[in-house]
RNA sequence: GGAAACAGGUAGAUGGUCGCCUCUCGCCGAAGCCUUCAGGCGACGGCGGGGGGAGGAAAGUCCGAACUCCGCAGGGCAGGGCGCCCCGAGAAGAUCGGGGGCCCCGGCGGGGAGACCCGCCGGGGACGGAAAGUGCCGCAGAAAACAGACCGCCGAUGGCCCGCCGGCGCUCCGUAAGGAGCUAUGGCGCGCACAGGCAAGGGUGAAAAGGUGCCCCUCGUUGACGAGGGCUUGUCCGCUCCGGCGGGCAAGGGUAAGAGCGCACCGCCCGGAGCGUGAGCGACGGGGCAGGGCAAACCCCGCCCGGAGCAAGGCCAAAUAGGGGCCGAGGUGCGGCCCGCACCGCUGGAGGCCCGGGUAGGCCGCGUUGAGCCCGAGGGCAACCGAGGGCCGAGAUAGAUGACCAUCGCCCCCUUCGGGGGGGACAGAAUUCGGCUUAUUCCUGUUUCCGGCC
RNA sequence: UCCCCGGUAGCUCAAUGGUAGAGCGGGUGGCUGUUAACCACUAGGCUGCAAGUUCGAGUCUUGCCCGGGGAG
Numbered sequence: 001g002g003a004a005a006c007a008g009g010u011a012g013a014u015g016g017u018c019g020c021c022u023c024u025c026g027c028c029g030a031a032g033c034c035u036u037c038a039g040g041c042g043a044c045g046g047c048g049g050g051g052g053g054a055g056g057a058a059a060g061u062c063c064g065a066a067c068u069c070c071g072c073a074g075g076g077c078a079g080g081g082c083g084c085c086c087c088g089a090g091a092a093g094a095u096c097g098g099g100g101g102c103c104c105c106g107g108c109g110g111g112g113a114g115a116c117c118c119g120c121c122g123g124g125g126a127c128g129g130a131a132a133g134u135g136c137c138g139c140a141g142a143a144a145a146c147a148g149a150c151c152g153c154c155g156a157u158g159g160c161c162c163g164c165c166g167g168c169g170c171u172c173c174g175u176a177a178g179g180a181g182c183u184a185u186g187g188c189g190c191g192c193a194c195a196g197g198c199a200a201g202g203g204u205g206a207a208a209a210g211g212u213g214c215c216c217c218u219c220g221u222u223g224a225c226g227a228g229g230g231c232u233u234g235u236c237c238g239c240u241c242c243g244g245c246g247g248g249c250a251a252g253g254g255u256a257a258g259a260g261c262g263c264a265c266c267g268c269c270c271g272g273a274g275c276g277u278g279a280g281c282g283a284c285g286g287g288g289c290a291g292g293g294c295a296a297a298c299c300c301c302g303c304c305c306g307g308a309g310c311a312a313g314g315c316c317a318a319a320u321a322g323g324g325g326c327c328g329a330g331g332u333g334c335g336g337c338c339c340g341c342a343c344c345g346c347u348g349g350a351g352g353c354c355c356g357g358g359u360a361g362g363c364c365g366c367g368u369u370g371a372g373c374c375c376g377a378g379g380g381c382a383a384c385c386g387a388g389g390g391c392c393g394a395g396a397u398a399g400a401u402g403a404c405c406a407u408c409g410c411c412c413c414c415u416u417c418g419g420g421g422g423g424g425a426c427a428g429a430a431u432u433c434g435g436c437u438u439a440u441u442c443c444u445g446u447u448u449c450c451g452g453c454c
Numbered sequence: 455u456c457c458c459c460g461g462u463a464g465c466u467c468a469a470u471g472g473u474a475g476a477g478c479g480g481g482u483g484g485c486u487g488u489u490a491a492c493c494a495c496u497a498g499g500c501u502g503c504a505a506g507u508u509c510g511a512g513u514c515u516u517g518c519c520c521g522g523g524g525a526g
Stems, first nucleotide, its partner, number of pairs: 001450009012408007020053010032041003055426001059437002062435005067309004079305005084100006101127001102125010128300002133298002135294003150202002152198003157195002159192002162189004169182005210266005215230006231252009253261001267289001268287004274281002313364004323355005334348004372391004378385002410423005455525007464478004472509001480496005502518005
């Protein structure tokens, strides 16, 4: 100097001119109402005076309420929401404050041979349950949740081939002693890698079903660490009288090879004295290790939710058309009631008066009284509470809250330092509050990161 | 005032959490005397944006931005 996050503040001021909405006062006009006939009240309109007139988010409508109406014996299903713990604040919460637990990431430091462990700093966590059940885990890879076997290692035990030893027995030669040949079964050895065994290594993946180590002696105070020496096995090179010898490298409990198979340690799991209000921590003991991940997959557990929303809801109430009641026809005629016809009876209409519901429209809800605003002694780490004092602060209905000019102030650019030019965001009440989230101008502070200079 | 649904290629629509596809349209080539039709090949997508959960997100969750519809 720049960027990001967080916290606090700000959202231009003054004057003039012309307007808009609303409240109130005065005057004038006025439909109409009341009456004791003198007057009084007066929606609404005009003029004049005075008061007030967008926000930190008024936004999104994501939570929580107030208020109103409907429903309601109680409980459940369905559906939806919430979810570490304690304390506090608040009317409430998917809200706020303080503290703590556990987990993850990054950095630094320390311990140990190592697996790993401990501490500090910073950041993050929609953090009940994966050991109730169901489901999913693509590709790659040998194998992906009932583990598995490609390369690789072994091949003890079976099997096969070859060689040697021994040899029941058989055949032949021989009068016999004996000799030659074949050979069941057995033993030993070299091999094959067929059955079978193994899971250390290679390699894949986000994840592979725990990990580190383990010959003997001496010395370094101990040790699996370091130094020196030795033994065995494997492998490579050289020499060789082919028996071995020398040197390098690797391995070294155990085993055929291996594996918790054994031992020690680390991790993990189970139990758990004790500690803590609790989440949880945990001395100690036991266990060769089981029980991978995903619930912002279904689901399970615990808690909560009756529904709708100011076009809620209430009041007044035209014209027109329906509805109801009363009056209404003298004569003829018309329609309906009766299966048809006739008669009788009833009934409907034109018109008049009255009543009722609803619509247009108007009023209330609705902004002088509220979880209200400002200052604030004091309390509290804080959220917040608060004695006391002061204030009343938009209320429109297709929607008012504006425009212009001047001066000052802020930011940016140019400058001949006189000045000149440009800019000012996001956005606008609609029943009302408390939150959350998102958008956004400028200033200040803190933290982190990056770059440059000393 | 309140509620619901949707946003994927130029257009219309698909896609159990596992390589984003189809039809039409576009481009190139072929066929034809030429065009259309037909045949072959081919380009074109930060799945509206930003975070999160997950090994992995078009899909699940949250917050924004657009569009459409409904109720009184």
Two RNAs folded together computationally: RNase P RNA and transfer RNA, 526 nucleotides in total.
Rfam match: Bacterial RNase P class A. Rfam classes the family as a ribozyme. Gene Ontology terms of the family: tRNA processing, dimeric ribonuclease P complex and ribonuclease P activity.